[in-house]
RNA sequence: UGAGCAGUUGAGACUAUCGUCGGUCACCCUAUUUACUAGGAUGACGGGAGGAAAGUCCGGACUCCACAAGGCAGCCUAGCGGGUAACGCCCGUCCACCGUAAGGUGAGGACAAGUGCAACAGAAAGUAUGUACAGGUUAUGCUGUAGUGAAACCAGGUAAACUCUAGGCGGAGCAAGCUCAAAUAGGCCAGCGAUUAAGGGGAGCCUCUCCAAGUUGGCGGGUUGAGUGCAUGAGGUUAAAGGCAACUUUAAUCCUAGAUAAAUGAUAGUCCUCGACAGGAUCCGGCUUACACGACUGCUCAAUAC
RNA sequence: GCGAGAUUAGCUCAACCGGAUAGAGUAUUUGGCUUCGAACCAAAGGGUUGGGGGUUCGAGUCCCUCAUCUCGCGCCA
Repeated sequence: UGAGCAGUUGAGACUAUCGUCGGUCACCCUAUUUACUAGGAUGACGGGAGGAAAGUCCGGACUCCACAAGGCAGCCUAGCGGGUAACGCCCGUCCACCGUAAGGUGAGGACAAGUGCAACAGAAAGUAUGUACAGGUUAUGCUGUAGUGAAACCAGGUAAACUCUAGGCGGAGCAAGCUCAAAUAGGCCAGCGAUUAAGGGGAGCCUCUCCAAGUUGGCGGGUUGAGUGCAUGAGGUUAAAGGCAACUUUAAUCCUAGAUAAAUGAUAGUCCUCGACAGGAUCCGGCUUACACGACUGCUCAAUAC
Repeated sequence: GCGAGAUUAGCUCAACCGGAUAGAGUAUUUGGCUUCGAACCAAAGGGUUGGGGGUUCGAGUCCCUCAUCUCGCGCCA
C1' cells in the first nucleotide's frame, strides 16, 4: 500500500419566532363535600422516541383464573461446563465442516428397542445378497481385490422419518385486572339441568378437588365514557474488586416520554462530511430484519521499501 | 394483543409417506379447416415452485428466517 476478519461507536449542529404533548410553581375564576378536591383561564420555568421504538420469533415481570394438585396427550430443547430472574439468549471449551490465515458455521443424545424409507446405478439396498478376478478348501462367502452407489459379511445407512431417552412447559393476556359513571325491551327462541345434579373452574381427555341453580348457543337491545394499572426500574454512568469470558459484588452519583385518534413539527438564517432506516402505547432481557454517510480499535494474508 | 391459514406458468388449480424431465385447464403464438371469422384439430413457447439459508445422496414437499395477503376472537346485560 492492497485485500480481508472481528468488534466498538456517532446518527447533522447552532440561533430566533410560531405551534404541539406531559410536569412543577405562582395567581385568578367556577363548583361543591370548604380539602391546593375537581375543572378552567393566564404567566414563568424546565422536560418530550430508537439503535433498531419494528417483526412479534423466544424468555420473563405483572395481573386474573383455586398460592395451579396428579396423569395422558400435545409442544419445545439436546456435546461438556458456566452466566442469568428466565430463555431456543450469552460466554468458555471439545469435535466436525468451510477458509492460506485472522476467523466463521453447526437441531452435535440414541438406528446395539421396535416400525418405516432408500429413485438411478449395481449381482445384491436388509428376511441381506454373493457378481467378476486371484488365492484357499474334499466341498461351502472361506480370504483378498475390483466394480456401482450417499450407503455394501458390518451389530450396514437414515431420527430437521415415526419413535426412544433426558430435561422443560398449568392457562390466559394491560381490550390483563380494579374503581366510578352512563344506558336498556334485563326481552324472545332453542338445548341441557334443578340433589340420582347439568354446567363451570381461559385450548383437549381422565382423576382429585372447589363452586354450583342455573347454564350454553342464536336473535334482538344498550354503551362507544372517566380514573387507576402507568413508569424508580432484574434502571443508567463512573470507579474498585472477583472471573479467561459472559457476568457478579461493593461504593459514589444521576432521574431520563406517558399519549388515547394519539404529542417531536413548521418557517427563517449560518455552518459542515449534505443527513439513511424509521417512530413509543403495560414494562424489561434477547434474537431477527431495515439502515445514507462516517469515526475508532485489534488481528490476518500478500506485495514493496528500510 | 392472541390465534389460524395461504403463496406453484399471464389467470385458476394438481403433484400420495422427499425420488429426479414440476403437470392440467384457460390464455398467448404458429399451422390446418373456412370465401372470411368463431368453434374445432395439430403443434410450440411460457416456471429461480414468494425471497434467503439449512437438513438430506436428493427438497415444491422437512426445518429456520424474512416478505406479502386472507380469516377468526375480545365490552355490558
Predicted 3D model of RNase P RNA and transfer RNA as a complex of 383 nucleotides. Model confidence (mean pLDDT): 79 of 100. It holds a member of the Rfam family "Bacterial RNase P class A". Its family is annotated with dimeric ribonuclease P complex, ribonuclease P activity and tRNA processing in the Gene Ontology. It is annotated as a ribozyme.